[in-house]
RNA sequence: AUGAAACUCUCGGGAGAGAACCUUAAGUGGUGGCCGAAGGAAUAAGUAAUACCUACCAAGUAUUAUGAAUCUCUCAGGCGAAAGUACCGAGAAUGGACA
Repeated sequence: AUGAAACUCUCGGGAGAGAACCUUAAGUGGUGGCCGAAGGAAUAAGUAAUACCUACCAAGUAUUAUGAAUCUCUCAGGCGAAAGUACCGAGAAUGGACA
C1' cells in the first nucleotide's frame, strides 16, 4: 500500500547588521563597530537514578544524568546588490511507520 516520520532536489515567499577604515595582486592581512534566521554552545520546568530524611511509603532536601524554543550567547557565520540561510507553501524522488 488511498503511504506516517525522516531525508534530498526543484519552484515560489522569506529578516537583521559599517559598499566601514588602513592595507594587499587578491575579502590578502590588520583595526574598530554591529547582526542572528546555517551550524554550534549554555540554561529551565519536568523526568530518572542515588544519598539523606521516614518504622515503611509518600512528601521534602542534596547530588548526578537527561532535558526546549524564532529565548540567551555570538565560537562559527554574516553586515550594498546578486547569491545563499532559519522558517512557510507547492511539486517530485527516496523512504516504509500505524492499520
RNAcentral holds the sequence, with entries from Rfam and Ribocentre. Predicted 3D model of a 99-nucleotide RNA (Glycine riboswitch aptamer) from Clostridium amylolyticum. The coordinates come from a structure-prediction model, not an experiment, and the mean pLDDT is 77. Its Rfam family is "Glycine riboswitch aptamer". Rfam links the family to the GO term glycine biosynthetic process.